[in-house]
Parts: sequence; C1' cells; structure tokens
RNA sequence: UGUUAAAUGUUGCCGAAAUUCAUGCACUAGCAUGAAUGCGGGGGAACCAAAUUCCGGGGCGUAUUCUCAGCGAUGAGAUAGGAUACUUCCAAAUCCGAGCCCGUCAGCUAACUUCGCAGGCAUAAUGGAAGAGCAUU
Repeated sequence: UGUUAAAUGUUGCCGAAAUUCAUGCACUAGCAUGAAUGCGGGGGAACCAAAUUCCGGGGCGUAUUCUCAGCGAUGAGAUAGGAUACUUCCAAAUCCGAGCCCGUCAGCUAACUUCGCAGGCAUAAUGGAAGAGCAUU
C1' cells in the first nucleotide's frame, strides 16, 4: 500500500431544483457571470387515437372526487393519491391531500426546439428482515 474477515460507530427531510471548471469582485466565508455534465418540464411528424371547439381549453404538482351545512364567502367530514431520515420489503403510527401558471392555443409523437435547477422544514428521527456506502480498530 492492496485484499479479505470481524467489531463499533455513522448516513438530515420534502422537492427536478445539483456537481465541476473558468473569469471577475471580494478577502474568514462567499457573491456574480459564462460553460460543461447531470436531473426535471413544455412544444413538436408519420402511424394510432380522438372528433366537439364558451359550461372555453390546457400545463406544473401527490394534491382528485364525493357528501353535509351556508344566500355567499367559507366550514366540517371522507376519499383517489402522496410523504416519513442510507436503500428495498412487511407491519404500525403520524401527517399532506395545496397552490401556481399559459392566454383562445397545444392528443400521442422520432428528428428538432425550448424552459427550470427554486423554495420550505427539522418532528425527535417506530419495530422486524435483507442489503449498500463511509470512518475507526
């Protein structure tokens, strides 16, 4: 130094929303611009599908639908669906079940083209089985 085995400890969350390089500004740390890689979304042929265009239509997203009360705003209950700490499976428990955008216009869709890489949070992080990475001995 490499490999194998054992023991101990450990791995922030939702989301596509990150990594690296260069330059400049700053000079603890970081910020801005550009590029590449990576991740995510939209538009867009043939074939296929669908025809219904004011009750306009459509997109992102888990966030859709139903019932009751109310003049209405709205409220309550449930529900499709979704999340829970390295990953998967099983069980339990607890939560969410919103909001925003395009602007008369878009089915799928190869080539092609275009946009984004934000924001929010930390309850205490349940149990069992199998497996993975990192660190120390």
Molecule: c-di-AMP riboswitch aptamer (ydaO/yuaA leader)
Organism: Bacteroidota bacterium